[in-house]
Context: one part of a larger RNA
Molecule: small-subunit ribosomal RNA, 5' domain
Organism: uncultured bacterium
RNA sequence: GGAUGAACGCUGGCGGCGUGCAUAACACAUUCAAGUCGAACGAAGUUAAGCGAGUAGUAAUACGAGCUUAACUUAGUGGCGGACGGGUGAGUAACGCGUGAGCAACCUGCCUUUGUGAGGGGGAUAACGUUUGGAAACGAACGCUAAUACCGCAUGAAGCAUAUGAGAUCGCAUGGUCUUAAUGCCAAAGAAUUAUCGCACAAAGAUGGGCUCGCGUCUGAUUAGAUAGUUGGUGGGGUAACGGCCUACCAAGUCGACGAUCAGUAGCCGGACUGAGAGGUUGAACGGCCACAUUGGAACUGAGAUACGGUCCAGACUCCUACGGGAGGCAGCAGUGGGGAAUAUUGGGCAAUGGGCGAAAGCCUGACCCAGCGACGCCGCGUGAGGGAAGAAGUCCUUCGGGAUGUAAACCUUAGUCGACAGGGACGAAGCAAUGACGGUACCUGUAGAGGAAGCCACGGCUAACUACGUGCCAGCAGCCGCGGUAAUACGUAGGUGGCGAGCGUUAUCC
Numbered sequence: 001g002g003a004u005g006a007a008c009g010c011u012g013g014c015g016g017c018g019u020g021c022a023u024a025a026c027a028c029a030u031u032c033a034a035g036u037c038g039a040a041c042g043a044a045g046u047u048a049a050g051c052g053a054g055u056a057g058u059a060a061u062a063c064g065a066g067c068u069u070a071a072c073u074u075a076g077u078g079g080c081g082g083a084c085g086g087g088u089g090a091g092u093a094a095c096g097c098g099u100g101a102g103c104a105a106c107c108u109g110c111c112u113u114u115g116u117g118a119g120g121g122g123g124a125u126a127a128c129g130u131u132u133g134g135a136a137a138c139g140a141a142c143g144c145u146a147a148u149a150c151c152g153c154a155u156g157a158a159g160c161a162u163a164u165g166a167g168a169u170c171g172c173a174u175g176g177u178c179u180u181a182a183u184g185c186c187a188a189a190g191a192a193u194u195a196u197c198g199c200a201c202a203a204a205g206a207u208g209g210g211c212u213c214g215c216g217u218c219u220g221a222u223u224a225g226a227u228a229g230u231u232g233g234u235g236g237g238g239u240a241a242c243g244g245c246c247u248a249c250c251a252a253g254u255c256g257a258c259g260a261u262c263a264g265u266a267g268c269c270g271g272a273c274u275g276a277g278a279g280g281u282u283g284a285a286c287g288g289c290c291a292c293a294u295u296g297g298a299a300c301u302g303a304g305a306u307a308c309g310g311u312c313c314a315g316a317c318u319c320c321u322a323c324g325g326g327a328g329g330c331a332g333c334a335g336u337g338g339g340g341a342a343u344a345u346u347g348g349g350c351a352a353u354g355g356g357c358g359a360a361a362g363c364c365u366g367a368c369c370c371a372g373c374g375a376c377g378c379c380g381c382g383u384g385a386g387g388g389a390a391g392a393a394g395u396c397c398u399u400c401g402g403g404a405u406g407u408a409a410a411c412c413u414u415a416g417u418c419g420a421c422a423g424g425g426a427c428g429a430a431g432c433a434a435u436g437a438c439g440g441u442a443c444c445u446g447u448a449g450a451g452g453a454a455g456c457c458a459c460g461g462c463u464a465a466c467u468a469c470g471u472g473c474c475a476g477c478a479g480c481c482g483c484g485g486u487a488a489u490a491c492g493u494a495g496g497u498g499g500c501g502a503g504c505g506u507u508a509u510c511c
Stems, first nucleotide, its partner, number of pairs: 001511004006507005013381006019374002021339001026337003030334001032332001035080003040077002043074009054063003087292003096217008106209002111205007119153001121151002128143006159185004164181007190197002218264003225255003230252008267289004271282004294315005317328004345371001347370003353367001354365004384414004394405004418452001420447005428438001455500005460481003466495005476483002
């Protein structure tokens, strides 16, 4: 000198774009953050229209059990989605990450393409009803019912399997691929009403993942030996898949001064800061990967999880309780307490972009888009401009002559930025129309009028900028050298000056 997610002191006009718990992965009141589909299903309810047994009435008419149609709503069954999106960096020195390869050892819902097929049956169960337990959370028994829920059967190759048979061909080892024969095995669901959508099997693609390997990836030897599923083999199991991944047996290996093991520290990278570069430091924001979700463990469901707002168990903590038993998890968005030098609103909207569901209308979306707060950062603008005295007043200095502040002010003229008020008023909306949170915002026009808007630090040398008074080794200053003990350009104040300027200085950290 540059830089910062900064903080502190003094000061503070406006706008744009960014950015904002680095500390206690401390504890959390409260709202919201993941739903959706009635075009899968039965049922219940509401509204409207029509019919209407019947009742009252002499009649007109009124009431009206119930039925039909239409629209709408929904607790439940069922489907898809809750594995994405959002947060945090505790753990992790590791194939975790980066980079380059491999899988002849693998999976892939939704999507795209292609082919084939969707025949015929069955038994339940929630909802609901009755009874009933419990303070509650939540149940129990019996009875009824539906499906794109569940289960058999049929059909069966382009599929899968085989110590099966035959043939061809290829490779980097185990081996792979293709053709053909035999045997065995496996499927399905309808909705809606003429548009379609869905279902089953198979093949291929795309996307997303899984696994393996080469190389790279902090410090310590005042850590030198470490290791029994340990290293390898065989059989078996398990997995989508290879594998001590697991298991039984057998062998005794395997790693290590090219630093094993142990200990400490740490999420990694694209990047960021700095530097002429080499390099050093760093990993906030944005993007990719990983890990975690009160602590530890476990599996279920599923294409996908060992699942932040799912389940179970145990621990700690908090809350409710009728003491028998229950409920909870902000490292989602806001917000609270606490910690701290320190870090924001319990805001608006789904208008846009994107996501989930749905045929769609649409619903949901604290993702996101916006607004609010903070000079926290960067950038831009303003606080006026021109004229105006050998130069007012005040103040300071003075050799008392004067000098400085200083064209500075006053005064004259004048433009009108920002701000204020008034009028108009968007783009962002795609797709005929309709649809904008931001927002009556930006922007444009007009009106008045210098009016509402300057500070901070320094002035001994380094280092740009000096005098007076006060103080008297005191009070104090200080980054280093150092200054102050009676004329201090170094302390304090004033005038003046220098620097930067809505900032300035200090502190901390990196280069």